A computed fold for a 74-nucleotide RNA from a Planctomycetaceae bacterium, annotated as transfer RNA.
It was read from a public genome assembly.
Rfam family: tRNA. Rfam links the family to the GO term triplet codon-amino acid adaptor activity. By type it is a transfer RNA.

RNA sequence: UGCCCCGUGGUGUAACGGUAGCACGACUGACUCUGGAUCAGUUGGUUCUGGUUCAAAUCCAGGCGGGGCAACCA
Numbered sequence: 001u002g003c004c005c006c007g008u009g010g011u012g013u014a015a016c017g018g019u020a021g022c023a024c025g026a027c028u029g030a031c032u033c034u035g036g037a038u039c040a041g042u043u044g045g046u047u048c049u050g051g052u053u054c055a056a057a058u059c060c061a062g063g064c065g066g067g068g069c070a071a072c073c074a
Base pairs, nucleotide, nucleotide: 001070002069003068004067005066006065007064010024011023012022013021018054025043026042027041028040029039030038047063048062049061050060051059
């Protein structure tokens, strides 16, 4: 420098182009002598900028970040 793949709450992982869900975690409450476990509730996310579309996490272009391969230098 080129090519390929990936980017979603704190973590992991879903979502035929139809308006983001599940699990764990965290917090609050119940229960308990305390803790744990259990139960109920709450919390919090689509990497950025444009474009297409009635509608974009999803499609297109570019950027950013991460990983892989190749090339170059030595």

Model confidence (mean pLDDT): 80 of 100.